[in-house]
RNA sequence: CGCGGUGUAGUUCAAUGGCAGAACAAACGUCUCAUAAGCGUUAGACGAAAGUUCGAUUCUUUCCGCCGCGA
Numbered sequence: 001c002g003c004g005g006u007g008u009a010g011u012u013c014a015a016u017g018g019c020a021g022a023a024c025a026a027a028c029g030u031c032u033c034a035u036a037a038g039c040g041u042u043a044g045a046c047g048a049a050a051g052u053u054c055g056a057u058u059c060u061u062u063c064c065g066c067c068g069c070g071a
Stems, first nucleotide, its partner, number of pairs: 001070007010024004018054001026042005047063005
C1' cells in the first nucleotide's frame, strides 16, 4: 500500500428492512440467625458521519478501532 472479516448492555452472544432481546454480572427486595444459592423487580447498548427508504442494528459510501491475508 492492496484485499477480506469484525464492531450491539459491564462481559459473552442474538435480532438479514417494521416494538433492540437473552444469559451471566450490577442495584434493590424476598428467603436465612447470617452468608451463599434460589425467587422477584429495576437500570443498562446498535463504533462515528452521511446516503437510500414511509421506516435502517440490518442495505450503500467514507472515516475510526480490532483481527487476518498478500506485497
Background:
This is a predicted structure of a 71-nucleotide RNA (transfer RNA) from a Pyrinomonadaceae bacterium. The coordinates come from a structure-prediction model, not an experiment, and the mean pLDDT is 85. The sequence is in RNAcentral, with records from ENA and MGnify. Taxonomically the source falls in Pyrinomonadaceae (Bacteria, Pseudomonadati, Acidobacteriota, Blastocatellales). Rfam family: tRNA. It is annotated as a transfer RNA.